[in-house]
RNA sequence: CAAUUAUCCAGAGUAGACGGAGGGACUUGGCCCGCAGAUGUCUCGGCAGCGGACCCGAUAGGGUACUGUGCUAAUUCCAACAAGCAGUGGCUUGAAUGAUAAUCA
Numbered sequence: 001c002a003a004u005u006a007u008c009c010a011g012a013g014u015a016g017a018c019g020g021a022g023g024g025a026c027u028u029g030g031c032c033c034g035c036a037g038a039u040g041u042c043u044c045g046g047c048a049g050c051g052g053a054c055c056c057g058a059u060a061g062g063g064u065a066c067u068g069u070g071c072u073a074a075u076u077c078c079a080a081c082a083a084g085c086a087g088u089g090g091c092u093u094g095a096a097u098g099a100u101a102a103u104c105a
Stems, first nucleotide, its partner, number of pairs: 003103006013044001015043004022033003027080004045072003050068003053064004081094005
């Protein structure tokens, strides 16, 4: 980096250090965060839907945060495409995109 499968309306920081202007993946539009210091990196803390380990259980399933990852503003922040409904621009569902995990080459 590719493929397959599963999940994505839950949860979890007013912490410390560095740094100094844009950021929320890409494009467009909206909305929001940000010099009262965001985004980001590190440390610490925390969360628990993926795998492992252990425990309970006949199974199904549940639990423990020990371990490998992941995550820790807003639903993947919202929309874009399609279908249905409504009827003046919205609602629902499904895709798509993206992310994460496991497996595999």
The RNA shown here (SAM riboswitch aptamer (S box leader)) has 105 nucleotides. Its mean pLDDT, the model's own confidence on a scale to 100, is 83.